Record summary
This is a predicted structure of a 110-nucleotide RNA (FMN riboswitch aptamer (RFN element)) from Candidatus Pullichristensenella avicola. Its mean pLDDT, the model's own confidence on a scale to 100, is 84. The source organism's lineage runs through Bacteria, Bacillati, Bacillota, Clostridia and Candidatus Pullichristensenella. RNAcentral holds the sequence, with entries from MGnify.
């Protein structure tokens, strides 16, 4: 380095209006992969979208305080975000595309 194989993403309890809402409101809860002081929010990929195609290009969110050499990662306290199509009514969470793919992880073996 080649070939192969497995594995790879999580979650609205209770209530409240309503004829009707896990979609609204109140509460609730969930956090894929690699790098770094242990990350949903820092740098980077995926996944989804568009273009014929290589690729490119769109697409999301944090502070303050403490310890420490080092921490937007820890600890304390407060916040925020979170693709498309569907739907009797507006989705992180429900139903699909997905019994898919894929960052990548680990084994096998030349």
């Nucleotide at each position: 380095c080649g070939u192969c194989u497995u594995c790879a993403g999580g979650g609205c309890a209770g209530g409240g209006u309503g004829c009707a809402a896990u979609u609204c409101c109140c509460g609730a809860u969930u956090g894929g992969c690699g790098g770094u002081a242990c990350a949903g929010u820092c740098c980077g990929c995926g996944a989804g979208c568009g273009c014929a195609g290589a690729g490119c290009g769109c697409a999301g969110a944090u502070c303050c305080g403490g310890u420490g050499a080092a921490a937007c990662u820890c600890c304390g306290g407060a916040a925020c975000c979170a693709a498309c199509a569907g739907u009797g009514a507006a989705a992180g969470u429900c139903u699909g595309g997905a019994u898919g793919a894929a960052a990548g992880a680990a084994g096998a073996u030349g």
Rfam family: FMN riboswitch aptamer (RFN element). About the family: The RFN element is a highly conserved domain that is found frequently in the 5'-untranslated regions of prokaryotic mRNAs that encode for flavin mononucleotide (FMN) biosynthesis and transport proteins. This element is a metabolite-dependent riboswitch that directly binds FMN in the absence of proteins. In Bacillus subtilis, the riboswitch most likely controls gene expression by causing premature transcription termination within the 5' untranslated region of the ribDEAHT operon and precluding access to the ribosome-binding site of ypaA mRNA.The FMN riboswitch structure, reported in present an FMN-bound six-stem junction, adopts a butterfly-like scaffold, stapled together by opposingly directed but nearly identically folded peripheral domains. Rfam links the family to the GO term FMN binding.